[in-house]
Context: one part of a larger RNA
RNA sequence: CGAUGUUGAAGGAACUCGGCAAAAUACCUCCGUAAGUUCGCGAGAAGGAGGCCCGGGUCCUACGCAAGUGGAAUCCGGGGGCACAAACCAGGGGGUGGCGACUGUUUAUUAAAAACAUAGGGCUCUGCGAAGUCGCAAGACGACGUAUAGGGUCUGACGCCUGCCCGGUGCCUGAAGGUUAAAAGGAGGGGUGAGAGCUCCGAAUUGAAGCCCAGGUAAACGGCGGCCGUAACUAUAACGGUCCUAAGGUAGCGAAAUUCCUUGUCGGGUAAGUUCCGACCUGCACGAAUGGCGUAACGACUUCCCCGCUGUCUCCAACAUCGACUCA
Numbered sequence: 001c002g003a004u005g006u007u008g009a010a011g012g013a014a015c016u017c018g019g020c021a022a023a024a025u026a027c028c029u030c031c032g033u034a035a036g037u038u039c040g041c042g043a044g045a046a047g048g049a050g051g052c053c054c055g056g057g058u059c060c061u062a063c064g065c066a067a068g069u070g071g072a073a074u075c076c077g078g079g080g081g082c083a084c085a086a087a088c089c090a091g092g093g094g095g096u097g098g099c100g101a102c103u104g105u106u107u108a109u110u111a112a113a114a115a116c117a118u119a120g121g122g123c124u125c126u127g128c129g130a131a132g133u134c135g136c137a138a139g140a141c142g143a144c145g146u147a148u149a150g151g152g153u154c155u156g157a158c159g160c161c162u163g164c165c166c167g168g169u170g171c172c173u174g175a176a177g178g179u180u181a182a183a184a185g186g187a188g189g190g191g192u193g194a195g196a197g198c199u200c201c202g203a204a205u206u207g208a209a210g211c212c213c214a215g216g217u218a219a220a221c222g223g224c225g226g227c228c229g230u231a232a233c234u235a236u237a238a239c240g241g242u243c244c245u246a247a248g249g250u251a252g253c254g255a256a257a258u259u260c261c262u263u264g265u266c267g268g269g270u271a272a273g274u275u276c277c278g279a280c281c282u283g284c285a286c287g288a289a290u291g292g293c294g295u296a297a298c299g300a301c302u303u304c305c306c307c308g309c310u311g312u313c314u315c316c317a318a319c320a321u322c323g324a325c326u327c328a
Stems, first nucleotide, its partner, number of pairs: 001323008010314002014312001019309001027051005036041001038157001052079007060071004080084001092307004097302002099299002104116002120155007132141003158294004163224003168221002170217005177212003183206002188201005225243005252286001253283001264280005
């Protein structure tokens, strides 16, 4: 000097990105227990009291023929210790936001999460030799199942809801029409030949899917405006005008896991708060199953605050053990 421990005056998070680490709490019985809530929960909420040993009384109970041996409850009196759940073992607690409903799953070896899954919801395909998948095929799975089934895809408990746009892309429907391949057809023409013929080109017409066309469809992919003016202070604009669009963002939420300007402004908490909470709305660039907004319970998730507690710190010190180091 390092590692691992133990202890520490006064203070008690002043440390730090952050209470990381440590300390503290811890068992049983009794008392007591808030908001909220899906009435299950929250809850071991929180917060308290008792617990050792000896003597005596009451009462219950298991076994036993009995004597008795155990167990439980309760009352009274006494005793000792610094300390009585005497060692070990053994929850710290509360408040408030965010996200995800939950239990679960995951990057074997830097990520356990807000990611994945999930029950629930929707759309869509599939009538059975099913659709779909594997295979050249035979065949197999699907399934010894049959639409309350199976496949695909999105969302993700529950509650309240899920607005407008079908112009583009996709998908679905459509006995008309247009276009359209091979094929059919063969007007007409070329080469050759004496001719018959052989051979080549070939117009009209017939001719599928597809595309065009006409519709439908957004819990399909997706999209959801601009400028100008206007009210008897000012400000603002319920109102009006105009341009463009397929339609111009509804409800709800909003400086947000989304806000650039920004430490926005106001309020709360602090002596002091770029974080946090509540509001406002000027949403650079929220928004409704790429779901919107809430939500009890849950979480080795994450933000902020408080109580307890402490060597995290002010500010370090001593001791123990093992190394390093010195000498042999």